[in-house]
């Protein structure tokens, strides 16, 4: 830095640490002394691995990953409903794509 795949599911009544986190910018909304946040154990999935009877399959010992809310939600760009407006065009819900972004595998 580039390529694919996947992001509405799951997982803690546990030790220790002490004030902040939810990626980054903005705007919300939220978690937080009943304990943020990082380490350790536990758990949870099942990309890599393994198996076999090869498929809508099974294992979880090894390498990762994750372990509040959809990737918390929106931002770009269509689409549809509804509301306002003389019009241009405004907002509100959904939805579909991008983008950004995170894992993993692989160059």
């Nucleotide at each position: 830095u580039c390529u694919u795949a996947u992001c509405c599911a799951g997982a803690g009544u546990g030790a220790c640490u002490g004030a902040g986190g939810g990626a980054a910018c903005a705007g919300g909304c939220c978690c937080g002394a009943u304990g943020a946040u990082g380490u350790c154990c536990g758990g949870c999935a099942a990309c890599c691995u393994c198996c076999u009877u090869u498929a809508u399959g099974g294992a979880a010992c090894g390498g990762u990953g994750c372990u509040a809310a959809u990737u918390c939600c929106u931002g770009c760009a269509g689409a549809a409903u509804g509301a306002g407006u003389u019009u241009u065009u405004u907002c509100a819900u959904u939805c579909u794509g991008a983008a950004a972004g995170a894992u993993a595998a692989g160059g």

A computed fold for a 107-nucleotide RNA from a marine sediment metagenome, annotated as SAM riboswitch aptamer (S box leader). The RNAcentral record of the sequence draws on MGnify.